[in-house]
Context: one part of a larger RNA
RNA sequence: UGACGGGGGCCCGCACAAGCGGUGGAGCAUGUGGUUUAAUUCGAUGCAACGCGAAGAACCUUACCUGCCUUUGACAUCCUCGGAACCUUCCAGAAAUGGUUGGGUGCCUUCGGGAAUCGAGUGACAGGUGCUGCAUGGCUGUCGUCAGCUCGUGUCGUGAGAUGUUGGGUUAAGUCCCGUAACGAGCGCAACCCUUAUCCUUAAUUGCCAGCGGUUCGGCCGGGAACUUUAAGGAGACUGCCGGUGAUAAACCGGAGGAAGGUGGGGACGACGUCAAGUCAUCAUGGCCCUUACAGGUAGGGCUACACACGUGCUACAAUGGCCAGUACAAAGGGUUGCCAACCCGCGAGGGGGAGCUAAUCUCAUAAAGCUGGUCGUAGUCCGGAUUGGAGUCUGCAACUCGACUCCAUGAAGCUGGAAUCGCUAGUAAUCGUGGAUCAGAAUGCCACGGUGAAUACGUUCUCGGGCCUUGUACA
Numbered sequence: 001u002g003a004c005g006g007g008g009g010c011c012c013g014c015a016c017a018a019g020c021g022g023u024g025g026a027g028c029a030u031g032u033g034g035u036u037u038a039a040u041u042c043g044a045u046g047c048a049a050c051g052c053g054a055a056g057a058a059c060c061u062u063a064c065c066u067g068c069c070u071u072u073g074a075c076a077u078c079c080u081c082g083g084a085a086c087c088u089u090c091c092a093g094a095a096a097u098g099g100u101u102g103g104g105u106g107c108c109u110u111c112g113g114g115a116a117u118c119g120a121g122u123g124a125c126a127g128g129u130g131c132u133g134c135a136u137g138g139c140u141g142u143c144g145u146c147a148g149c150u151c152g153u154g155u156c157g158u159g160a161g162a163u164g165u166u167g168g169g170u171u172a173a174g175u176c177c178c179g180u181a182a183c184g185a186g187c188g189c190a191a192c193c194c195u196u197a198u199c200c201u202u203a204a205u206u207g208c209c210a211g212c213g214g215u216u217c218g219g220c221c222g223g224g225a226a227c228u229u230u231a232a233g234g235a236g237a238c239u240g241c242c243g244g245u246g247a248u249a250a251a252c253c254g255g256a257g258g259a260a261g262g263u264g265g266g267g268a269c270g271a272c273g274u275c276a277a278g279u280c281a282u283c284a285u286g287g288c289c290c291u292u293a294c295a296g297g298u299a300g301g302g303c304u305a306c307a308c309a310c311g312u313g314c315u316a317c318a319a320u321g322g323c324c325a326g327u328a329c330a331a332a333g334g335g336u337u338g339c340c341a342a343c344c345c346g347c348g349a350g351g352g353g354g355a356g357c358u359a360a361u362c363u364c365a366u367a368a369a370g371c372u373g374g375u376c377g378u379a380g381u382c383c384g385g386a387u388u389g390g391a392g393u394c395u396g397c398a399a400c401u402c403g404a405c406u407c408c409a410u411g412a413a414g415c416u417g418g419a420a421u422c423g424c425u426a427g428u429a430a431u432c433g434u435g436g437a438u439c440a441g442a443a444u445g446c447c448a449c450g451g452u453g454a455a456u457a458c459g460u461u462c463u464c465g466g467g468c469c470u471u472g473u474a475c476a
Stems, first nucleotide, its partner, number of pairs: 001476002003473003007470007015460002019424005026315008034306002042053002064301007073125001077124002079121005086103002090099003107114002127290002130288003136284002138279003141275001143273001148187006154163003167178003193267004198235007208224002212222003238261001241255005317417001321376007333364003338357002343352003383414001388409007430452007
């Protein structure tokens, strides 16, 4: 100087408390451990691994296993020889591959040849998701959006170092003020950026419709530029104003005006560093290793196994509910290898159909919870939907291993979950539906969108994590 303390003081955080809803019990989905297996590819492992890499394993992906094959190689550069390239028939085979038939003779040319491409050969080389993240770059997690981490000069100390950065106040903040052997400065904080909340100006189609006219009653038409909205530019919030407290400071408390008030809400943004944290399987890369194999091709299988254990979720156990009928209101997105309307067929998944749309025009697309009426009457039920049998639809060469969905039948566990444990402070929790990426098909996951919309916070003794000062130490 740090680190640590079941030392002290001050302070903060959904850290506790106060509340609301869960997990832990059930069934299923998904990930992991374990076990099994020819293989169940690899990585991630307290917080910070476990719906994680994977924004989507039937083949492919795919790295694993088994079988069958190739050896200058699927891919790059160079050399030699031959043929344009390319298209195509048949046979064997699971395919890779091997054999075979026909067509085609192009472009440039200094007539030597060349360009593109294919085949054979030779060796230099290719290739490796093989090892080492404890050799590395890059990227990322975490403490933590915590308020800290440092430097120059000066001063003090023999020195390691100290001071500044401590102290008194204050703040979300090393934020600001005052004091001060310190005076300044840098990286962080804040602001500048995006979005949302209010208003103004400009603009007005595909969007809008107040007033006027028409109307097939549909902003449909004429028209309008007010309103909504869209999207470009501005205004606005700064403790600016008033009162009080304070040290006459910084600031705090209350108030006015205001759409918004003291950082208005949200996002992006992550200091010096810590964990030899994670990643050699995104990529790049040193070293090591393989080179008829640890490389390459192909078919099938596996990653989907199942006594069990754990994590994360979904659906429930019902009446604030289930079912039936009627009826209302979104936002944000996607669409030409695509979205697919009207209409017809089918109980339905879906099929037929073909209009429109490169989209404020057409379409996905009925939002659902809600509201109105009816029914059920506390029951393993008109709750719950697992499982299984049958019949189908769609995607796709192909749904057996191993897809999703539909219909009929079946109707399991489950009556609120022990010890323990998680999230959340406001348009939040809870609850309700909608869209997107990936994607041929395949979400209860992920990302985003809006609808309805709470309760509670006395307080900081205790638990956890963190910041500052101080103290002890046989630790570094």